A computed fold for a 547-nucleotide part of an RNA from an uncultured prokaryote, annotated as small-subunit ribosomal RNA, 5' domain. Model confidence (mean pLDDT): 82 of 100. The full RNA is in RNAcentral, with records from ENA.

Context: one part of a larger RNA
RNA sequence: GAAUGAACGCUGGCGGCGUGCUUAACACAUGCAAGUCGUACGAGAAACCGGAGCUUCGGUUCCGGGAGUAAAGUGGCGCACGGGUGAGUAACGCGUAGGUAAUCUACCCUUGGGUUUGGAAAUAACCCGCCGAAAGGCGGACUAAUACCGGAUAAAAUCUUUCAGAGGAAUCUGAAAGAUCAAAGGUGGCCUCUCCAUGGAUGCUACUGCCUGAGGACGAGCCUGCGUCCCAUUAGCUUGUUGGUAGGGUAAUGGCCUACCAAGGCUACGAUGGGUAGCUGGUCUGAGAGGAUGAUCAGUCACACUGGAACUGGAACACGGUCCAGACUCCUACGGGAGGCAGCAGUGAGGAAUAUUGCGCAAUGGGGGAAACCCUGACGCAGCGACGCCGCGUGGGUGAAGAAGGCCUUCGGGUCGUAAAGCCCUGUCUAGAGGGAAGAAAUUCUCAAUGGAAUAAUACCCAUUGAGAUUGACGGUACCUCUGGAGGAAGCACCGGCUAACUCCGUGCCAGCAGCCGCGGUAAUACGGAGGGUGCUAGCGUUGUUC
Repeated sequence: GAAUGAACGCUGGCGGCGUGCUUAACACAUGCAAGUCGUACGAGAAACCGGAGCUUCGGUUCCGGGAGUAAAGUGGCGCACGGGUGAGUAACGCGUAGGUAAUCUACCCUUGGGUUUGGAAAUAACCCGCCGAAAGGCGGACUAAUACCGGAUAAAAUCUUUCAGAGGAAUCUGAAAGAUCAAAGGUGGCCUCUCCAUGGAUGCUACUGCCUGAGGACGAGCCUGCGUCCCAUUAGCUUGUUGGUAGGGUAAUGGCCUACCAAGGCUACGAUGGGUAGCUGGUCUGAGAGGAUGAUCAGUCACACUGGAACUGGAACACGGUCCAGACUCCUACGGGAGGCAGCAGUGAGGAAUAUUGCGCAAUGGGGGAAACCCUGACGCAGCGACGCCGCGUGGGUGAAGAAGGCCUUCGGGUCGUAAAGCCCUGUCUAGAGGGAAGAAAUUCUCAAUGGAAUAAUACCCAUUGAGAUUGACGGUACCUCUGGAGGAAGCACCGGCUAACUCCGUGCCAGCAGCCGCGGUAAUACGGAGGGUGCUAGCGUUGUUC
């Protein structure tokens, strides 16, 4: 000098964009942060309103609406994403370059085939009974499905065998034979075919699901080369250890695990041990080489009160799931239960120190749904903090009797100083008034046109296009115009040398200053004050840290 997630002191007008627990991975009151689907399924209230009946006038019963609504249940998908934190980890954790002939991949896209026939008359909800303070649980009876379980059929799928080709081999590809494995419906429309015969559905049709293959995309697992901090005042380490055979396990290789066999494996090119630490793109500095660093943003890993375990699932050994143990907190009828903010706000504590218990799903994105829509503390915004960067303002011109006043003085004067006053202007920002956005395109609905499938059909259905309607938290914000009037808006540090900037008074090795050298003991440009000056400026200094 540059930089900072900064803090402290003095000061502080406005705006834009960023940014804000670096400490206790300390403990947490309260609210919210993951739901959705009735076009999978069965069931289904109440308040209240209207009507009718009975009435001891207090009420009570029934019917209709509320409403096939709410709340709950079965089932599907999601909850493994998104969000947080950096405790652990010196490791294939990360980075980079590869491998997988050792692998998987729900939803999505393309493409082929199929979607048949039954059941336990299963089970929750509902009803009845019981236990418990509660959390919750038990028994009986009933019922549905795209829940569950059989049968049939099935190949390019799986397994076995044989043959052919490729390959050094493991193995791969192709052909043949045998064996094995599947499914679920829903919604709209229609009566041409089939069945019952007004019309409807088991029929037809459109859309959407379901099953089974192949391919793609996306994502993930595993393996390998190289790179990745300090200590040798850490020199030896290792028994599933190193390798083999066989088996188990996994989507998959492998001591991953087990049995047996061999005795290996690593190490001065630093093993083992100890300390520290998430890693990277980047960031800061520097001419560069390098050094330091890893906040925000992006990628990735790990973790979710502490330790352990599995279940479900395409994927978890799962932050707001389950089980066990532990510590802590809370409830209790003392028998037993409940909880996990390193999600967003917020509280206490710690600390030099770090924000609102805000608004909205309008946009972007995500989950569910055919859709309407619902959910979304992701996100978009607003609030607080000069914490940072950037921009603007605190006025402009004129004005010498160089006013008054302060300070200095050699007492002549000098200086603050065109500075002020006065006069002439301007109107940024602030304040008030009026107007007032873009961010919105979609979806959906209505109408019209075109095309497709199907049809008796111009209905219905699907797709595309056009027109109209509908949607804004921010926010009456940005922005524009007007009103008024210099009015509301300057400080901080320094002035001995380094280092730009000097005099007076006070003090008298005292009080004090100080980054280094050093000032102060009676004329202190170095302490304190004043006048003046220098530097930066809504900031200026100090402290910490890095180069």